[in-house]
RNA sequence: GGGAGCAUAGCUCAGCGGUCAGAGCAGGGGUCUCAUAAACCCUUGGUCGCAGGUUCGAAUCCUGCUGCUCCCA
Numbered sequence: 001g002g003g004a005g006c007a008u009a010g011c012u013c014a015g016c017g018g019u020c021a022g023a024g025c026a027g028g029g030g031u032c033u034c035a036u037a038a039a040c041c042c043u044u045g046g047u048c049g050c051a052g053g054u055u056c057g058a059a060u061c062c063u064g065c066u067g068c069u070c071c072c073a
Base pairs, nucleotide, nucleotide: 001072002071003070004069005068006067007066010025011024012023013022018056027043028042029041030040031039049065050064051063052062053061
């Protein structure tokens, strides 16, 4: 220099045009216990990396940028 992939909750990830943006773990509260752990119940938490575009409608499609990873030279 050329190409590909990824970016969504504190962490690991799902969601691939519309139904509410979700799961597990973590955090908070509770039940249980002499107490702790485990188990169970409830619950908090998101400008979907940034900026544009397409569309009636974008986390999702397109473009650029940023960051990370990989391949080729």